RNA sequence: GUGUGGCAGCGCGGGAUGCAAGAUCCCGUGAGGAAAGUCCGAGCACCAUAGAGCAGGGUAGCUGCUAACGGCAGCCGAAGGCGACUUCAGGGAAAGUGCAACAGAGAGAUUCUGCCUAAGCGGCCGGCUUAGGCCGCCGGCGAUGGUGGAAAGGCGGGGUAAGAGCCCACCAGGGUAAUGGAGACAUUGCCGCUAUGUAAACCCUAUCCGGUGCAACGUCGGUUUGGUAGGCACGGUUCAUACGGCUGCUCGCCGGAGCCGCGCUUGAAAGACGGCUGGAGCUGCAUGGCGACAUGCAGUCGAGAUAGAUUGUCACGUAAACAGAACUCGGCUUAUAGAC
RNA sequence: GGGAAUUAGCUCAGUUGGCUAGAGCACCUGCCUUGCACGCAGGGGGUCGCGGGUUCGAGUCCCACAUUCUCC
Numbered sequence: 001g002u003g004u005g006g007c008a009g010c011g012c013g014g015g016a017u018g019c020a021a022g023a024u025c026c027c028g029u030g031a032g033g034a035a036a037g038u039c040c041g042a043g044c045a046c047c048a049u050a051g052a053g054c055a056g057g058g059u060a061g062c063u064g065c066u067a068a069c070g071g072c073a074g075c076c077g078a079a080g081g082c083g084a085c086u087u088c089a090g091g092g093a094a095a096g097u098g099c100a101a102c103a104g105a106g107a108g109a110u111u112c113u114g115c116c117u118a119a120g121c122g123g124c125c126g127g128c129u130u131a132g133g134c135c136g137c138c139g140g141c142g143a144u145g146g147u148g149g150a151a152a153g154g155c156g157g158g159g160u161a162a163g164a165g166c167c168c169a170c171c172a173g174g175g176u177a178a179u180g181g182a183g184a185c186a187u188u189g190c191c192g193c194u195a196u197g198u199a200a201a202c203c204c205u206a207u208c209c210g211g212u213g214c215a216a217c218g219u220c221g222g223u224u225u226g227g228u229a230g231g232c233a234c235g236g237u238u239c240a241u242a243c244g245g246c247u248g249c250u251c252g253c254c255g256g257a258g259c260c261g262c263g264c265u266u267g268a269a270a271g272a273c274g275g276c277u278g279g280a281g282c283u284g285c286a287u288g289g290c291g292a293c294a295u296g297c298a299g300u301c302g303a304g305a306u307a308g309a310u311u312g313u314c315a316c317g318u319a320a321a322c323a324g325a326a327c328u329c330g331g332c333u334u335a336u337a338g339a340c
Numbered sequence: 341g342g343g344a345a346u347u348a349g350c351u352c353a354g355u356u357g358g359c360u361a362g363a364g365c366a367c368c369u370g371c372c373u374u375g376c377a378c379g380c381a382g383g384g385g386g387u388c389g390c391g392g393g394u395u396c397g398a399g400u401c402c403c404a405c406a407u408u409c410u411c412c
Base pairs, nucleotide, nucleotide: 003316004315005314006313007312008311010030011029012028013027014026015025016024017023032322036333037332039331040330041329042328043327044213045212046211047210051251052250053249054248056209057208058207059206060205061075062074063073064072065071076090077088078087079086080085091204092203096202097201098198099197100196111142112145114141115140116139120137121136122135123134124133125132153171154170156168157167158166172194173193174191175190176189177188178187179186180185217274218273219272220271230265231264232263234261235260236259237258238257239256243255244254245253281300282299283298284297285296286295287294288293341411342410343409344408345407346406349365350364351363352362358396367383368382369381370380371379389405391403392402393401
């Protein structure tokens, strides 16, 4: 994110003519950056003064901005990029449960293929002035092979019967201490502590959320007949751990509640008005802040319909997309030719 | 201002996410029949509405969008 002008027309406001209504004329003004989706957050209105618990739902690095937010700004961390920079549903897998198909021995624990026989036991052979070897049992191992998205931190060395953070250097993670920072976090030292993934599975932690929406809500309002909504009083009857009061359940609060009969009162429905557009407004400048934003001054009023106006046509220019308000704002998301 | 649905041409299944997404009707081929229908046997046909994400893995879970239906 179409401009200017002419003609005709419409909504709203003001003025003139007019006794008034109506009508006519004149002047002013009249869709958006998204008016859309209704995905969040508020104002406002009613229901307890908006209450308690459970359930349910939202959010998830830190600090700030803001009326508020799941938004925005700056920063931290991670990932990607040569880089400018971009993206992140970015708490917890060391509370517990579930799941991990197929393959594979084994999917959170394992002996299929394997390695070992040092220590212990048994048997056999050998030796016996200084001899051990083989087999088996009991065992040890997480190295090797293969499978897989993932196999008990990685790699190298030492070590060992064989191995293993068992030990060591480097790297990754975790814990802890110190220092720096407002904080997320960062740096350094120490501790061999090594713990699979999945929470957009249940769940746990922290924090937030009462419900209903302008058809909310309030005011006015009408001729005859009729007396349908409502209110008051009386009688009857039923219920009261009840019924109603705009919440899934429980409690709490308020009113006893429903039906029938009769009497009195009132006057619902049509419609009109308010709510309704002047507001967390917009524009410009200055100041503060890296910024979101805040403060001050000056200027300004820019739609308000209620079957719903904001249009049609012509000319010029240079291409004109997506798209049309209905209580109002702040965001997000989506659509969008073209230009910068 | 709410709620649901979208899977083959049509109507629908598909749940703790997992082997090649199935069923009925329809369609095609063969058999049967003089021929057709019925019947029997076999077969083809899928962007799971679209895009992105989570995950080893998505029709399924999450987000955004589109279309349709429905309620107040």
Two RNAs folded together computationally: RNase P RNA and transfer RNA, 412 nucleotides in total.
It holds a member of the Rfam family "Bacterial RNase P class A".